[in-house]
Context: one part of a larger RNA
Molecule: large-subunit ribosomal RNA, domain VI
Organism: Mucilaginibacter agri
RNA sequence: CGUUGGAAGUUUGAGUGGGGCUGACCUUAGUACGAGAGGACCGGGUUGGACUAACCUCUGGUGAAUCUGUUAUGCCGCCAGGUGUACUGCAGAGUAGCUACGUUGGGAAUAGAUAAGCGCUGAAAGCAUCUAAGUGCGAAACUAGCCACAAGAUGAGACUUCCAUUGAGGGUCGUGGUAGACUACCACGUUGAUAGGUUACAGGUGUAAAGGUGGUGACAUCAUAGCCGAGUAAUACUAAUUGCCCGAAG
Numbered sequence: 001c002g003u004u005g006g007a008a009g010u011u012u013g014a015g016u017g018g019g020g021c022u023g024a025c026c027u028u029a030g031u032a033c034g035a036g037a038g039g040a041c042c043g044g045g046u047u048g049g050a051c052u053a054a055c056c057u058c059u060g061g062u063g064a065a066u067c068u069g070u071u072a073u074g075c076c077g078c079c080a081g082g083u084g085u086a087c088u089g090c091a092g093a094g095u096a097g098c099u100a101c102g103u104u105g106g107g108a109a110u111a112g113a114u115a116a117g118c119g120c121u122g123a124a125a126g127c128a129u130c131u132a133a134g135u136g137c138g139a140a141a142c143u144a145g146c147c148a149c150a151a152g153a154u155g156a157g158a159c160u161u162c163c164a165u166u167g168a169g170g171g172u173c174g175u176g177g178u179a180g181a182c183u184a185c186c187a188c189g190u191u192g193a194u195a196g197g198u199u200a201c202a203g204g205u206g207u208a209a210a211g212g213u214g215g216u217g218a219c220a221u222c223a224u225a226g227c228c229g230a231g232u233a234a235u236a237c238u239a240a241u242u243g244c245c246c247g248a249a250g
Base pairs, nucleotide, nucleotide: 001152005163006162007161008160009159010158011157015149016148017147018146021049022048023047024046025045026044027043033038051106052105053104054103055102059100060099061098062097066093067092068091069090070089071086072085073084074083075082076081110144111143112142117137118136119135120134169246170245171244172243173189174188175187176186177185194239195238196237197235198234199233200232201231203228204227205226211222212221213220214219
């Protein structure tokens, strides 16, 4: 820009892409077959490998948010207690998120039409013949089925609702994230829980400072503390104010 008024939402599916792998074991059955040795088809079930999708409950990784320990040195006048620098100083843990080594799922079944092949009926050719007329089966291939996209499918589809001068709807702007390079998308904007803060909790770290008590002292204890808390919930305290712009046939 188009889709022949303008919008918001819900859809149909022409078509396109993806997927389609495979082992072992148990059973059928030591059956059929075979003198024996050996040893099935068909069918049913279980469990793997590789590949792939989603996810983070579990197990791990990471985790320069966080907590703790600790060395050297500077500073806060000193002690105590802190803080800066030293690769994040080093070390031990670790929430969220992101992840695999983790968890869950997938390949199918089934139907149709077929290939090679196997047939039935059957003449030409009194026989025979799957084929000439007719007709049946038959494969991971094909068409559907499963997953995803999909009306610029210009062949531009369908349905519902709203608006027509009292203007539907959209944008700008702001708070943000299940989104993200930007844009876009999504949630929210006081008729509000969108983010921050606060409170509580899950969770992390591991028992703060000050003081008391015990010990000559290091230290222990009173104490599941203190600090943090990317997560969850509640709560308008703070910020999302008011506006402005676009917007109704040719």